Overview: Transfer RNA from Candidatus Ancillula kalotermitis, 80 nucleotides, folded computationally. It matches the Rfam family "tRNA". It is annotated as a transfer RNA. It was read from a public genome assembly.
RNA sequence: GCUCUUGUGGCGGAAUUGGUAGACGCGUUCGGCUCAAACCCGGAUGGGAAACCGUGUGGGUUCGAGUCCCACCAAGAGCA
Numbered sequence: 001g002c003u004c005u006u007g008u009g010g011c012g013g014a015a016u017u018g019g020u021a022g023a024c025g026c027g028u029u030c031g032g033c034u035c036a037a038a039c040c041c042g043g044a045u046g047g048g049a050a051a052c053c054g055u056g057u058g059g060g061u062u063c064g065a066g067u068c069c070c071a072c073c074a075a076g077a078g079c080a
Stems, first nucleotide, its partner, number of pairs: 001079007010026003019063001027045006046053002056072005
């Protein structure tokens, strides 16, 4: 330098071929249980006071994009 793959809450990881984003698990937190704790059970858990914003960043297509297209950034793999 060229080609390919990947990028989603604090972490891992889904989203069924464009149609309610964040299922499920971990963690955190609150409550229950217990003399107390562990285990176990239940609730909450992206940001913001709200309006709104949020899938690496910026554009595009579309009524509608995490998903399709373009450029860039980052990580990984291959080739030279």